The RNA shown here (small-subunit ribosomal RNA) has 1610 nucleotides and comes from a Candidatus Brocadiia bacterium. The coordinates come from a structure-prediction model, not an experiment, and the mean pLDDT is 83. It matches the Rfam family "Bacterial small subunit ribosomal RNA". NCBI's taxonomy places the organism under Bacteria, Pseudomonadati, Planctomycetota, Candidatus Brocadiia.
[in-house]
RNA sequence: CUUUUGAAGAGUAUGAUACUGGCUCAGAACGAACGCUUGCAGCGUGCUUUAGGCAUGCAAGUCGAGCGCGAACUCCCGCUUCGGCGGGAAAGUAGAGCGGCGAACGGGUGAGUAACGCGCGGGCAAGCUGCCCUCGGGACGGGAAUAACGGCGGCCGCUUUAAGCGGCCCUUAGGCGAAAGUGCCGCUAAUGCCCGAUGAUGAUGUGCUGGCACUCUCUUAUUCGUAAGCGGGUAGCCGGCACGUUCAAAGGUUGAGGGGCUUCGGCCCCUUAUUCCGCCCUUGGAGGCGCCCGCGUCCUAUUAGCUUGUUGGUGAGGUAACGGCUCACCAAGGCGACGAUGGGUAGCCGGCGUGAGAGCGCGACCGGUCACACUGGGACUGAGACACUGCCCAGAGCCCUACGGGGCGCAGCAGCUAGGAAUAUUGCACAAUCGGCGCAAGCUGGAUGCAGCGACGCUGCGUGCGGGAAGAAGGCCUUCGGGUUGUAAACCGCUGUCAGGGGUUAUGAAACUCGGACGGAGAGGUCCGUCCGUUUGACAAAGGCCCCAGAGGAAGUCAUGGCUAACUCCGUGCCAGCAGCCGCGGUAAGUCGGAGAUGGCAAGCGUUGUUCGGAAUCACUGGGCGUAAAGGGCACGUAGGCGGUCGGGCAAGUUGGGUGUGGAAGCGCUCGGCUCAACUGGGCGAUUGCGCCCAAAACUGUCCGACUCGAGCACGGUAGGGGAGAGCGGAACUCCUGGUGGAGCGGUGAAAUGCGUAGAUAUCAGGAGGAACGCCGGCGGCGAAGGCGGCUCUCUGGACCGUUGCUGACGCUGAGGUGCGAAAGCCAGGGUAGCGAACGGGAUUAGAUACCCCGGUAGUCCUGGCCGUAAACGAUGGGCACUUGGUAGUGGGGGAGACCCCUCUGCCGGAGCUAACGCGUUAAGUGCCCCGCCUGGGAACUACGGCCGCAAGGCUAAAACUCAAAGUAAUUGACGGGAGCUCGCACAAGCGGUGGAGCAUGUGCCUUAAUUCGAGGCAACGCGAGGAACCUCACCAGGGCUUGACAUGUUGGUGGUACGAACCCGAAAGGGGGAGGACCCUGGUUUAGCCAGGGAGCCUACACAGGUGUUGCAUGGCUGUCGUCAGCUCGUGUCGUGAGAUGUUGGGUUAAGUCCCACAACGAGCGAAACCCUUGCCCUUAGUUGCCAGCGGGUAAUGCCGGGGACUCUAGGGGGACUGCCGGUGUUAAACCGGAGGAAGGUGGGGACGACGUCAAGUCAUCAUGACCCUUAUGCUCUGGGCUGGACACGUGCUACAAUGGCCGGGACAAAGGGAAGCGAAACCGCAAGGUGGAGCGAAGCUCUAAAACCCGGUCCCAGUUCGGAUCGGGGGCUGCAAUUCGCCCCCGUGAACGUCGGAAUCGCUAGUAAUCGCGGAUCAGCCACGCCGCGGUGAAUAUGUGCCCGAGCUUUGUACACACCGCCCGUCAAGCCACGGGAGCUGGGGGCACGCGAAGUCGUGGGUCCAACCCGCUUCGGCGGGAGGGCCGCGCCCACCGUGAACCCGGCAACUGGGACUAAGUCGUAACAAGGUAGCCGUAGGAGAACCUGCGGCUGGAUCACCUCCUUU
Repeated sequence: CUUUUGAAGAGUAUGAUACUGGCUCAGAACGAACGCUUGCAGCGUGCUUUAGGCAUGCAAGUCGAGCGCGAACUCCCGCUUCGGCGGGAAAGUAGAGCGGCGAACGGGUGAGUAACGCGCGGGCAAGCUGCCCUCGGGACGGGAAUAACGGCGGCCGCUUUAAGCGGCCCUUAGGCGAAAGUGCCGCUAAUGCCCGAUGAUGAUGUGCUGGCACUCUCUUAUUCGUAAGCGGGUAGCCGGCACGUUCAAAGGUUGAGGGGCUUCGGCCCCUUAUUCCGCCCUUGGAGGCGCCCGCGUCCUAUUAGCUUGUUGGUGAGGUAACGGCUCACCAAGGCGACGAUGGGUAGCCGGCGUGAGAGCGCGACCGGUCACACUGGGACUGAGACACUGCCCAGAGCCCUACGGGGCGCAGCAGCUAGGAAUAUUGCACAAUCGGCGCAAGCUGGAUGCAGCGACGCUGCGUGCGGGAAGAAGGCCUUCGGGUUGUAAACCGCUGUCAGGGGUUAUGAAACUCGGACGGAGAGGUCCGUCCGUUUGACAAAGGCCCCAGAGGAAGUCAUGGCUAACUCCGUGCCAGCAGCCGCGGUAAGUCGGAGAUGGCAAGCGUUGUUCGGAAUCACUGGGCGUAAAGGGCACGUAGGCGGUCGGGCAAGUUGGGUGUGGAAGCGCUCGGCUCAACUGGGCGAUUGCGCCCAAAACUGUCCGACUCGAGCACGGUAGGGGAGAGCGGAACUCCUGGUGGAGCGGUGAAAUGCGUAGAUAUCAGGAGGAACGCCGGCGGCGAAGGCGGCUCUCUGGACCGUUGCUGACGCUGAGGUGCGAAAGCCAGGGUAGCGAACGGGAUUAGAUACCCCGGUAGUCCUGGCCGUAAACGAUGGGCACUUGGUAGUGGGGGAGACCCCUCUGCCGGAGCUAACGCGUUAAGUGCCCCGCCUGGGAACUACGGCCGCAAGGCUAAAACUCAAAGUAAUUGACGGGAGCUCGCACAAGCGGUGGAGCAUGUGCCUUAAUUCGAGGCAACGCGAGGAACCUCACCAGGGCUUGACAUGUUGGUGGUACGAACCCGAAAGGGGGAGGACCCUGGUUUAGCCAGGGAGCCUACACAGGUGUUGCAUGGCUGUCGUCAGCUCGUGUCGUGAGAUGUUGGGUUAAGUCCCACAACGAGCGAAACCCUUGCCCUUAGUUGCCAGCGGGUAAUGCCGGGGACUCUAGGGGGACUGCCGGUGUUAAACCGGAGGAAGGUGGGGACGACGUCAAGUCAUCAUGACCCUUAUGCUCUGGGCUGGACACGUGCUACAAUGGCCGGGACAAAGGGAAGCGAAACCGCAAGGUGGAGCGAAGCUCUAAAACCCGGUCCCAGUUCGGAUCGGGGGCUGCAAUUCGCCCCCGUGAACGUCGGAAUCGCUAGUAAUCGCGGAUCAGCCACGCCGCGGUGAAUAUGUGCCCGAGCUUUGUACACACCGCCCGUCAAGCCACGGGAGCUGGGGGCACGCGAAGUCGUGGGUCCAACCCGCUUCGGCGGGAGGGCCGCGCCCACCGUGAACCCGGCAACUGGGACUAAGUCGUAACAAGGUAGCCGUAGGAGAACCUGCGGCUGGAUCACCUCCUUU
């Protein structure tokens, strides 16, 4: 100075949270494809699959100024036997041929190739190079062929066989052949071929000489490694000079001159050189090619060893050239964990896509390069090839054929076919550009330029613009008001792009050529330059411009649950379907389908596929490993990586500067050209790389020297279950012997098996044996880990402390490797007391292959050898350094002591770290070095392969498939056969019941035409129902009605209408029938009456009514329940990343989250309490219907009467109780205990009142209500039946079983209620139910109304009874339309079950309670009421207490639970489906090895054969012989295809087999999660339907309790 401007997340786990972690989405892109749609234009782009196969046409020619030949059609002339013939022109044309150049470029494709193939940078003194440019020189003499061209039927004869001549035969045509092609004879040209000459330069050899290189000596400097320099030598390389050897050539054209011929057009020859184009040799260059080197270039180690021309040397051959390229000989090398060899995949690059970048993916179009051209092999020609449209051979395939033989290669352009999801015209032109040839004109080119087709992509334009509210109609929705589509349309005004029609007109074109002018060169032909003129357009009906017309021709597609922008209705009903992930759909679906509306993009829009991104999800930038996936079991040590302090040298790394390169295009910036843009032109930048030069020396490296702090050694001490071997010891145990003893022992939850009178257990003595070492013993010690524990001895490893001395970086880590390595297990041999897998037995249990018990074999022990794994754990690799502290201990040292230093072992804790838990100088903190390991869950600590092992098995280690998770920590709950504290008629203590009986009632079940429905653990079951004979009624059978039994509105009709008696059918409802026969309002008219109109009513039609039809899982309301339990929350603050916590926990206390104290909390709310009702005491007020003490009156008697308010009572108001007072306890508190007073004492009793919420609890049948369903029926109505059915079972009750009783007689005392279609007195009748009767009473008045238990007296005498009353028979009464199904009551008779009270089990109740006794009421005609709701009478017992059962509250703990333990969840078996492993074998492919065969061809070789030039010799001059050289042929080496063989590798199929994954409701169990009911798990071994069980060792990732240690505070 220039350039660089760039980085977003979300969904899904969980009840919620943080983290880990995968899956998924939003973006961009594409040679795309598919669906729907489609107006125009420009620029691009288009077989990604079968390198499958191809019809047809075209894609490489050109040169007559290198050469020799040379037509025809047609026209003209002449002749003609009219068939034709001759000549001229056409024309030296077409044409083929000889020759030259090109054909090796251009164009295509990506098969092969993992390679010097490609890329970047270098090298060749080891090379080649046609055409082009350039320097210098040269081109003399001669010769032989050959193509084109011409001829060639057969037979016979003559001649010498050839040649030739003649004759005959066949024929349109005669070498052969179908064709491709080709034979023999003859002629001929050249810039074709050959020979000779000359030859500067070049090449090469020799000699001399210079330089470079190498080497030796010396000198100088020196850190002795080197550096610089003088000199000497040399077989190397380069150059100079001299000499020798060797290699060339082609002419054409043009001009001039000369000659010849001529058909008069011209042709031919010679000479000459001043043309031009060529030719030969040589120099340099340019461009091209070849070769070599450094670096870079995919996956796989479940490929670890590979290699014999292999590695090197010598010599030779070969090549343009180096080289093991090839060969002979010699040596034995070369490559490889820095990944050889093998396998798989792939052309490489500039670049393209994406990305902030680093990267990742790709290698279409354009450009560079390589490779290939049907497959394989081979060479020829050539400057260049091993040659896309050349040759030979082999193979596969196809085509032609006259069967004899031939031909072909679109991965050129089009096109066809096949394949495929898929990719275009058999187009035009050489006008431009470029290539080939040519002097040139020119020819030629499917290169190229254009056009066509395809929305395949990019870009641009349009489908109109302005106005327009009656917010039209229609659609959709609607709460029916309206909203929305929507200024949208209509309508009014305007414009004119594109497309359409007409006209007109540029650019791409400049040249070459030709003509002219001028200038220059030249003698001239002619050439050169400038200018003028002339000529050339496929595209192109394109483009530009002008005119015409008219809003006219031009919008779709996807989405609308969240991510993600956009919402409603209808249909559907876990169906049909959607879905990228999460997930929608089981009757109200914003997720399916349709519609309307809306959102997005737009000539496109979506979908699918693929890549990058997001993904920091392979982490270089930029991740991790205590518990999430992840530290190797431990050590030693190889390679490798890393490495202390000081000084010096060098300069490889490193840094700076310069320079070359990094092609063009692309990309970025900038300027310009198409109207803009896409597209495109110019300039600059970038191209992060590599090479070279110079410089620097800090760091790394390397070399040298030095140092001591790292490391190590020596010396003196110390502690120790460190290791190995040997010996010894005591206790216990079992066994044996003997003694004592005499019935049991043992074992368990309880038992049994077992042992024991053949003497056990117990006990004493003696003996034997094996194993293990109590106390000490301790989060004490040692060891690398595993691990190590009686004592002694021997051998031996390590550590620590102390002090000096020594070595002098000797260090750290450590892939492979090696060793060690608990328990179990294996092999061999011992040993065996106890224990004890397996096994046997006994229990337990539904079962019990277990847990418990009795036995018991391997094993446990020893020796030797294997195994090599564990929760081998601190789930924490090793080393070094640094970073606040406290406390306890171990070993050693110092100090008088306080205390200090080193090593090791624990706990707590700061900063910091961590997702959190936690770690915290023993790091999980802060750094450095090295190793190991991880990358979602399952499949899978698996399969296959390999290695190891005797085996068991170990190590290494996938995939298909499948899931949208799997996981860690912590939080709140819930739960626990966890813990603590505390409540409750929860238990216990007590009283009475239920369960047994009979009956009542409800329910289940069964039955039925129907037995309507609902309620279902507590919290359904005397519940809805507080009244089912009809009704009720919802059910069933049958009969009827259809705008309906009921409501509102509308249309039309209607006076003999509405209504409707008789009568008929009928069970009724209903139907028929019709005597009779209206009402209201207005108007008119003669009063009645009549007329007209209207209303009501009725009829009709239509809207609609109606539904106890469905959904309580669409709802409201109401209710039950936990639970009258004490809880549930909020605001602010604080703590935590967060869920959340704190408050609300703790210490007390309470009935209570009641109150007090403490406290990072402070307050508050809903609950509790209080307020309300009732009851208990008192006061006051008020006294009728209540009351009656006193006064008076009266009665047989009674508040009966006057009267009274005192009392009781009634019902209004008020008081009273508040832990207020005293004492004690307690913290001075709250509170508790006791006491006083009081009617009442610690919420006095009872009630109403029920927090946040739970149970999708209950109810659509109380009611209300959304949606759905029925509409001559699922509505309405009637008769009858049913809800009362009965083998059974359960719940709730009643009555009992009797003497605390029954019965009889007598006697006493309530409260609360009810009463008018009612209660109903007295009196009378009836044994009674009841009847008659009717006083009184709408009720403190009358009545129901008698209270009963109780008391007194009597009787019964323990009996199925004088208990009990069921059942049945008979007779009555009452209600009611009606008591048969199916009512209640009374009387008489009958007199069941049931034996001192009910099995397992179970319920209520803590005081005016239980128990017991009666009374009332609702419903109601009556009543199945023994129910329910109330009322009073009599009136107990017990509570030591909280261990247990049930429920609840708080705290804590564990959790894999969170629809929350009625949870979760494991494995076998059975079924379906899917992929995979093994598998007798069958089959395909791949590369290599060995052998056989061996085409073409190169090379070599051979006198088999043939041959013009050149050479030699001879010659009769015709030629002959020989040589050189060459052709053919033979042989040999190599070798493609092919064949054979033994292996290897990779696939496919496969009877059967193995496990695995998945799949709403299958079977068996219950293994795990709580102490999961036997703690679990790891390794190993055995066993077992299965989960699993058991043994041995290990781990805590075990709950609980106790103890120990430690810590914190005082």
The sequence is in RNAcentral, with records from ENA and SILVA.